[in-house]
RNA sequence: GGCGAGGUAGCUCAGUUGGUUAGAGCACAGGAUUCAUAACCCUGAGGUCUCGGGUUCAAGUCCCGAUCUCGCUA
Numbered sequence: 001g002g003c004g005a006g007g008u009a010g011c012u013c014a015g016u017u018g019g020u021u022a023g024a025g026c027a028c029a030g031g032a033u034u035c036a037u038a039a040c041c042c043u044g045a046g047g048u049c050u051c052g053g054g055u056u057c058a059a060g061u062c063c064c065g066a067u068c069u070c071g072c073u074a
Stems, first nucleotide, its partner, number of pairs: 001073007010026004019057001028044004050066005
């Protein structure tokens, strides 16, 4: 350089044929329990869906460009 996969919460990830509140587990905060801690249980907070543009009534999802990571190849 070429080809392919990927970037969504602090971390690991899901997100169907574009549609009606953007989610799960862990972590975090509060509560409950306990002599106390952990575990278990309840509740809560946390998001520029990598960036820019386009299509559309509507984009995490489709199209174009940029950027970063990983794999294969020269």

The prediction has a mean pLDDT of 81. This is a predicted structure of a 74-nucleotide RNA (transfer RNA) from Sediminibacterium sp. The organism belongs to Sediminibacterium, within Bacteria. It matches the Rfam family "tRNA".